[in-house]
RNA sequence: GCCUCGGUAGCUCAGCGGUUAGAGCUGACCGCUCAUAACGGUUAGGUCGCAGGUUCGAAUCCUGCCCGAGGCA
Numbered sequence: 001g002c003c004u005c006g007g008u009a010g011c012u013c014a015g016c017g018g019u020u021a022g023a024g025c026u027g028a029c030c031g032c033u034c035a036u037a038a039c040g041g042u043u044a045g046g047u048c049g050c051a052g053g054u055u056c057g058a059a060u061c062c063u064g065c066c067c068g069a070g071g072c073a
Stems, first nucleotide, its partner, number of pairs: 001072007010025004018056001027043005049065005
């Protein structure tokens, strides 16, 4: 330098171009208990890597760039 894959909540990851972007774990609060754990409930938490483009509409499609993993030279 080229190719492939990936980047979405604090962490691990879902998410046929179309109501509001979700789950589990974690955190906070409440319940339960003599108490702790477990369990149950509520809740918080997102510039969807960045910038453009296409479209009535983009996390999703296209282009460039950044970061990570692997491969070729």